Predicted 3D model of a 348-nucleotide part of an RNA (small-subunit ribosomal RNA, central domain) from a Lewinellaceae bacterium.
The prediction has a mean pLDDT of 88.
It matches the Rfam family "Bacterial small subunit ribosomal RNA". Gene Ontology terms of the family: structural constituent of ribosome and ribosome.
The source organism's lineage runs through Bacteria, Pseudomonadati, Bacteroidota, Saprospirales and Lewinellaceae.

Context: one part of a larger RNA
RNA sequence: CUGGGUUUAAAGGGUGCGUAGGCGGCGCGAUAAGUCAGUUGUGAAAUUCCCCGGCUUAACCGGCGGGACUGCGAUUGAUACUGUCGUGCUUGAAUCAGGUUGAGGUAGGCGGAAUGUGGCAUGUAGCGGUGAAAUGCUUAGAUAUGCCAUAGAACACCGAUUGCGAAGGCAGCUUGCUGGACCUUUGAUUGACGCUGAGGCACGAAAGCGUGGGGAGCAAACAGGAUUAGAUACCCUGGUAGUCCACGCCCUAAACGAUGUUUACUUGCUGUUCCGCCUUCGGUUGGAGUGGCGAAGCGAAAGCGAUAAGUAAACCACCUGGGGAGUACGCCGGCAACGGUGAAACUC
Numbered sequence: 001c002u003g004g005g006u007u008u009a010a011a012g013g014g015u016g017c018g019u020a021g022g023c024g025g026c027g028c029g030a031u032a033a034g035u036c037a038g039u040u041g042u043g044a045a046a047u048u049c050c051c052c053g054g055c056u057u058a059a060c061c062g063g064c065g066g067g068a069c070u071g072c073g074a075u076u077g078a079u080a081c082u083g084u085c086g087u088g089c090u091u092g093a094a095u096c097a098g099g100u101u102g103a104g105g106u107a108g109g110c111g112g113a114a115u116g117u118g119g120c121a122u123g124u125a126g127c128g129g130u131g132a133a134a135u136g137c138u139u140a141g142a143u144a145u146g147c148c149a150u151a152g153a154a155c156a157c158c159g160a161u162u163g164c165g166a167a168g169g170c171a172g173c174u175u176g177c178u179g180g181a182c183c184u185u186u187g188a189u190u191g192a193c194g195c196u197g198a199g200g201c202a203c204g205a206a207a208g209c210g211u212g213g214g215g216a217g218c219a220a221a222c223a224g225g226a227u228u229a230g231a232u233a234c235c236c237u238g239g240u241a242g243u244c245c246a247c248g249c250c251c252u253a254a255a256c257g258a259u260g261u262u263u264a265c266u267u268g269c270u271g272u273u274c275c276g277c278c279u280u281c282g283g284u285u286g287g288a289g290u291g292g293c294g295a296a297g298c299g300a301a302a303g304c305g306a307u308a309a310g311u312a313a314a315c316c317a318c319c320u321g322g323g324g325a326g327u328a329c330g331c332c333g334g335c336a337a338c339g340g341u342g343a344a345a346c347u348c
Stems, first nucleotide, its partner, number of pairs: 004319003007302002012316001014203004021196003025089007033082002035078008049066002051063004092193001093190004097184005104178007111155001115151008126137002163170002208249006217243002222238004260315006268293009277283001297304002321348003330341004
């Protein structure tokens, strides 16, 4: 390379947008580049294969013998498919119109519960914590209770195999701005404008980093108390970074459905969200999602099963025994932490 694979055995890129490239709907006409056929030139000899012959055979050698050299060029045709050019179509795609939906995004405003703190008041000896305790707090009046004030963070119930988003993710209420999706009578318009996508660009939880704020609760580190043979832990009392905000970096996750994207096709039953239609209010009803069970089929099995892991096609990514190792070296990126790319010796 061929071939085989990628839910769980090695293997789907974290996600999207998109460049080159690859692939591409239904007709008609032209062309004849690919493709196919004929003819012709060339494809030296030796070699190889077949046939005949010569050394006693064989190796070896000879033959104006044959074949092959699967190739390249020229030329004459064929035109189904692919390509190219022209022209048309509407079913793919997109736009518009009408309607709907949702924790989609972003900026502002507001709210109540809880917690901490401060003040005042009531009140007196404990509180807190645990398996049991102790550290800790408290007669300088704590804990508890009431009222007032204040701070930061998060939004109980509703709440759900619910919904939205490309993924990460998104949840109090409300307003502005804003992205998407879905439905519609055969709606209107454009007329293949499509799919995928190496590089590239953008986004990307948490932790972490830089500058400046903020700091209630929680809480790495740290301190103390316990436990224990020890206890650099689990439990308890404290507690700093951090968690929050703004701006700028970092770019990784079991970034998971461990399942790339797109399109078509393949018995059914049942729940649910949104939109439409008919309605005799019962839906054999149309579409888009989201769950459960299962025909065929697939699968090593577990299981998957119209949301496929079934049947096919297009394009991308990735795998090739375990360890060494996601290491070393080099290069690229980063303030750093580190990230990306990514071996070999050796060993089993």